[in-house]
Context: one part of a larger RNA
This record gives sequence, C1' cells and structure tokens, in this order.
RNA sequence: UGACGGGGGCCCGCACAAGCGGAGGAGCAUGUGGCUCAAUUCGAUGCAACGCGAAGAACCUUACCUGGGCUUGACAUGCAGCUGCAGGCCCCGUGAAAGCGGGGCGGCCUUCGAGGGUGCUCACAGGUGCUGCAUGGCUGUCGUCAGUUCGUGCCGUGAGGUGUUGGGUUAAGUCCCGCAACGAACGCAACCCUUGUGGUUAGUUGCCACCGGCGGUGAUGAGCCGCCGAGCACUCUAGCUAGACUGCCCGUACAAGCGGGAGGAAGGUGGGGAUGACGUCAAGUCAGCAUGGCCCUUACGCCCAGGGCUGCACACGUGCUACAAUGGCCGGUACAGAGGGAAGCAAUACCGCGAGGUGGAGCAAAUCCAUUAGAACCGGCCCCAGUUCAGAUUGCAGGCUGCAACUCGCCUGCAUGAAGUCGGAUUCGCUAGUAACGGCGCAUCAGCUACGGCGCCGUGAAUACGUUCCCGGGCCUUGUACA
Repeated sequence: UGACGGGGGCCCGCACAAGCGGAGGAGCAUGUGGCUCAAUUCGAUGCAACGCGAAGAACCUUACCUGGGCUUGACAUGCAGCUGCAGGCCCCGUGAAAGCGGGGCGGCCUUCGAGGGUGCUCACAGGUGCUGCAUGGCUGUCGUCAGUUCGUGCCGUGAGGUGUUGGGUUAAGUCCCGCAACGAACGCAACCCUUGUGGUUAGUUGCCACCGGCGGUGAUGAGCCGCCGAGCACUCUAGCUAGACUGCCCGUACAAGCGGGAGGAAGGUGGGGAUGACGUCAAGUCAGCAUGGCCCUUACGCCCAGGGCUGCACACGUGCUACAAUGGCCGGUACAGAGGGAAGCAAUACCGCGAGGUGGAGCAAAUCCAUUAGAACCGGCCCCAGUUCAGAUUGCAGGCUGCAACUCGCCUGCAUGAAGUCGGAUUCGCUAGUAACGGCGCAUCAGCUACGGCGCCGUGAAUACGUUCCCGGGCCUUGUACA
C1' cells in the first nucleotide's frame, strides 16, 4: 500500500422487510449429469454451465460409429512431359451409393492461350487432431457499481502519501465550502435513438368533418349503411421546429442542494434504450474466424451408404399444461400494435367434419395478402364430482412437407382417457403501464419436434413501516503473525 475480520461509523441495491405471482409434488417438452452403446461427436460446470454454442440433427448438416471406396487428393499455387481435350448428354457391367471398368453421341481447334485428363511423380494441399496455461479477436462477470489514474508542486531516508481526505449534498469523485496543493485524463452526466405535448410543411396507397351524386334499407321524408366525386378539417404518416432549465414563487442558516407551490402534455435524470472506466477471475472460446508450437500424411486427409447425435433403472436445471366455478363447454358480438411476403403472401369461389385440396383475383405492397386478435362483454348449459375438470398414453383412419417420415417430423378426425384435488425442507421474479393474465408477429426454416428465443400490443394490480437481520457493493476508520 492492499486484502481480510462472526471490528466500528456512514450509505446504497427487489438485499431484507411489506406485497403479488411462481419453482420444489403431477404429466409432458427441453438441456445436463449418470448409465448404456459399434457410436450415443465436441465444447460450456457456483453466482457468471445446464430451452447454453444450436435463430431449426429424418438424408444433408455431422465433426461420431460400422461398412464400401480415393491417394497431388473435395480445394489453392507452381514446374515439366504426353493427350483431336473443355463444359454438356447417353448406354453397358459391377455396386446400396461413392467408386471402379468399358462404350457411344455431340462439340471445338492455324498457332498461342484458357480450361480438362493422364502418368513414376515433385514441391505441396488437407486435418472440427492437441495446447484458450503460448496467442489475436470477441465475450461473460463484478457492474451502469462510482470509481481508476496522471503532470507539476509539497511531505517522507524509502516503500509511499498528498491531490481523491474533511463538513454538507447528489443517482453519481454530482456539485458547494474548506484544505499544500494546483490542474488534467479515463469513467458519471450531456450530446444519439425511441416514447409522451404543441406548431409548421406535405396529402397518396392514409383520412372522411362539411358539401354534391348514386345504390340499399326505410314510407318517395328523416336517419343508418355502402360507393363515387369533391376536400386535406380531423386521424395518421415523416421531415423541420418549440418545449423542462430548479427557469419562477415560498420556506430552509450563507453555498451546493432539499421540501412545498404555480404554470404545464410532461418536474426536478419525465419513461425506455444504446452506451460498460482502470482492472479482476491464467474466467470462456484453437469447434466461428485468425494464429505460434506439437502431431497425422494410401491417413488423425477426402468421397459414399446406413446408423448415431432422439438410446433409458435413475438424478438435477429451465419451461409448458393442469389440478378447476374469478371455471369448463356452446352460441352471439366488439377492440390492437409491431413485423413479414416473389422459388413468396395468397383473396372471392368450389370440395372436405377437419388438417387440407382445386383454382388463382390482387400484391415487390400506408394500395393486395396472411388477418376473424384473444382474454373481455352478452345469453345459455354444467352444480363441486377425479366431474361437461385435466389432458398424458394408446388404437384406427387421414392430411402436409420432402428423393425419402421404420429408427426419427408436424398436423387433423374418431375412439381411449393416466397422473394430478395447489405441492416438504427450501427457493425465484417483480416497485407501474411494472407484476400477473391474454393473444399476435418475426428470425432460423422444404418441413419441424418452438411449450424455446426475440419483439408487439390488449386487460391491468398489490405493497414498501423501515434498514435490526441475510446477500452483494461504495467511502472513511481500526486490528493483523496474510501478500
């Protein structure tokens, strides 16, 4: 100087407390351990591994296993010889394919050249083989915590200190005051995106208030609905701009600030996001990529078929669905946002109970489509039961994608109808448009094991006395036989 203390003081954080909903019990999904296996490829392992790499394992992927094959090689560059030689197509034998052997069509040429084949080959290629404790890059974590340092000066023999401590204050090393310090840098904040209010510009594909016309309903009226014209008021879209700064008022002791108030769409960082200091963990990744070293070279490289990654006595994590009446079922009737669409999204119509099929208008999309959001609301049935709860499992019949759904896909219909009656010790999330509940979309993608991930909107709470305690952290101080 640090680190540590079941030392002290001060202060934060869904850390506790106060609340709401979960996990731990059940079934299933998914990841992991273990076991098994010819193989069940590899990595990730307290927080910070375990719906993680994987935003898509039937083949492919694929790195694993078994078997069949190739050897300058699937791929790159170079040298030399030969070859009527590329690319394309067909046939035969063998074969599961790859491969191996044989034959033909067509095509091109002056040469050179490009490209291909072949041969003892030669340099070399290739390796998801090892080392993340040789590395780059990137990432996690403490932690969006408020810290980490430097120059000069001063103090100390020196390590070092001071500044950065102190008194206040803040979300903040934020600011004020003081001070042998005076300044500065990386962080904090602000600048960026988005959301909340107004103004303005623009008016199609958006909008429809007023006006005109037509059609339907109605009674030839009024009203309502639809279309067209006209219009840009409104909504909206997306550019510019205004707005919030403790600016104003009161109080608080002078400052910073704090408490209250006015005005305002918004008030004291308005809400959300992006943004992650010096460093820590020899943290993670040699399998994304790059890369030193080591190792393999008719194989640890390459091609192919099939299998495996999906195995199942069991254990754990993360989720979904439930155990019902604030519910289940049936009928009726409303209201979104964001995103997607050409090898695509697909309307009207027709067929099918349905998944789906036929067909194809329109749309590179504020125009067309997926697209009826669902919970909610209204009416009816059920009457507390293993049930009209719950839906696992299994049988049969079908649909779709794809060369192909046996291992091993998803979906539909009928039948079947398991466990489960709210979950021990313990444990997790969340402070407001949040939790909880409800649906919708997207990426990956032929299809899909998505109940995952990332977004979007709808409905919409309860509680916080407080900081004694648990956990993590910041500052000062104290002890130390630790570094």